c-di-GMP-I riboswitch aptamer from Paludibacterium denitrificans, 84 nucleotides, folded computationally. Its Rfam family is "c-di-GMP-I riboswitch aptamer". Rfam's curators write: GEMM was predicted in a large-scale screen for bacterial structured RNA regulatory elements. Genes associated with GEMM are involved in a diverse array of functions, including chemotaxis regulation, signal transduction, secretion and chitin. The source organism's lineage runs through Bacteria, Betaproteobacteria, Neisseriales, Chromobacteriaceae and Paludibacterium.
């Protein structure tokens, strides 16, 4: 320096739910709250899933555009401690 992830230490994040806020919605944010997480830090690149205000269709279904989920998986990237 790198890999792996048992333990110790310092700790970190924050599901559901509730309140407020933004949004057409999915859902984001803030506060409370902890189900859990060794990347549950970051990136929407691939896949997957969710939404339907707008557009197409006579209308609906459906499709398109657009938006969202990194705590869905993969990938990329950064990082704490320390046996081996």
């Nucleotide at each position: 320096a790198g890999a792996c992830u048992a333990u110790c230490a310092g700790g970190g994040c924050a599901a559901a739910c509730c309140a407020c806020u933004c949004g057409g919605a999915a859902g984001c944010g803030u506060g409370g709250g902890a189900c859990g997480c060794a990347a549950a830090g970051c990136c929407a690149u691939g896949u997957a899933c969710c939404u339907u205000a707008c557009c197409c269709c006579a209308g609906a279904a459906g499709g398109g555009c657009a938006g969202g989920u990194c705590g869905a998986c993969a990938g990329g990237u950064u990082g704490c401690c320390a046996a081996u």